[in-house]
């Protein structure tokens, strides 16, 4: 100085003028006027998860169902966050005959359980789990057909009874021997997940659960077009069926059990008035500094602040000018561009889109020094 990942911030800004909306003041009979104040996002987006607040409603049980799934810790909570542990890649070091190990960085993980069961692993291969023997190899036979023995070496394949270097064997195999890995005990360390060393065992029939399943945990519904209250007006009309506390039928994500409400009910026709106002609505699991304590997410604790409430929907328009990038290079000038986008009950996450600019870290290449 370039590429290239990752994580944060920010994403236009000033003056005129005119225009809208809300709120609080003051005048104003009233409609309305005048001043100040505010006035769309990090995603408002997706409706994909978790609450808040309303309703059901007096609140519960069980099957069945949805989800999640290493530890720990944060948080109102989550399927979110934060550190960590173990795996498995790839790169750099390093021990070691060699199988394999051991440190660091970075990257990914849908990371409980395949010995509770059941299922599935095409095709190639001899054989894909109740496991085999197709070349080979050895011994007998004529160096043949064949028989027996074998799974070290070859071969299919995504995966074929653990590796490595010895010993012994007819030839072979943990068949035996040190390693190297597996398992299993019990000490240590750690809040846990694990980690270490040391003993013992010849040990190991594989993957696969976003595959049925087992397990542990978690889960009322609905959704502001929820819900609430007021006025006003018509005929609590006619007609049929049926109920009435031993209850028709309703209500409570699906079922059952169980509660509840139901005495002018409840079902089905045929008729009539209304559809207009209010309120939910914006003071928060609020935000900004800042001391404290924590690896950190975050926790207290001081101080200060008040920031959109519309209801078919307002938060704008023009004019000049700055900034920032392209022109662009050794320096310019003209001319162009400045993203993704629009609150409608509120929060807290995820995901998803985004011109630039800034500001931390890492990795590789390249110059100097």
């Nucleotide at each position: 100085a370039g590429a290239g990942g990752a994580a944060g911030u920010u994403g236009u800004c000033c003056u005129a003028u005119c225009g809208c909306u809300a709120g609080u003041a003051g005048c104003u009979u009233u409609u309305g006027c005048u001043a100040c104040u505010a006035g769309a996002g990090g995603a408002a987006a997706g409706u994909c998860c978790g609450g808040g607040c309303a309703a059901c409603a007096u609140a519960g049980a069980g099957c069945a169902g949805u989800g999640u799934a290493c530890u720990u810790c944060c948080u109102a909570a989550c399927g979110g966050g934060a550190a960590g542990g173990c795996g498995u890649u790839c790169c750099u070091u390093u021990g070691g005959u060699g199988a394999c190990g051991a440190a660091g960085u970075a990257a990914c993980g849908a990371c409980a359980g395949c010995c509770a069961g059941u299922g599935c692993c095409a095709c190639a291969g001899a054989a894909a789990a109740u496991a085999u023997a197709c070349c080979g190899c050895c011994a007998a036979g004529a160096u043949g057909a064949u028989u027996g023995g074998u799974a070290a070496g070859g071969g299919u394949g995504a995966a074929a009874a653990g590796g490595u270097g010895g010993a012994g064997u007819a030839a072979g195999c943990g068949c035996c021997c040190a390693c190297c890995g597996c398992u299993u005990g019990a000490c240590u360390g750690g809040u846990g997940a694990c980690a270490g060393g040391c003993a013992a065992g010849g040990c190991a029939g594989g993957g696969u659960a976003a595959a049925c399943c087992u397990u542990a945990c978690a889960c009322g519904u609905u959704g502001a077009a929820a819900g609430a209250u007021u006025a006003a007006a018509u005929a609590a009309g006619c007609c049929a069926g049926u109920g009435c506390u031993u209850a028709a039928g309703g209500g409570c994500g699906g079922c059952u059990c169980g509660u509840c409400c139901g005495a002018u009910g409840c079902u089905g026709g045929c008729g009539g008035g209304u559809a207009a106002a209010u309120c939910g609505a914006u003071c928060g699991a609020g935000c900004u500094u800042u001391u404290u304590g924590g690896u950190g997410a975050c926790a207290a604790g001081a101080a200060g602040c008040c920031u959109a409430g519309a209801u078919a929907a307002a938060u704008g328009a023009u004019a000049g000018g700055a900034a920032c990038c392209u022109g662009a290079u050794a320096a310019a000038a003209a001319a162009g561009g400045u993203a993704c986008a629009g609150a409608a009950c509120c929060c807290g996450g995820c995901u998803u889109a985004u011109a630039g600019a800034c500001u931390u870290u890492c990795u590789c290449u390249u110059u100097u020094a």
Molecule: Bacterial RNase P class A
Organism: uncultured Cytophagales bacterium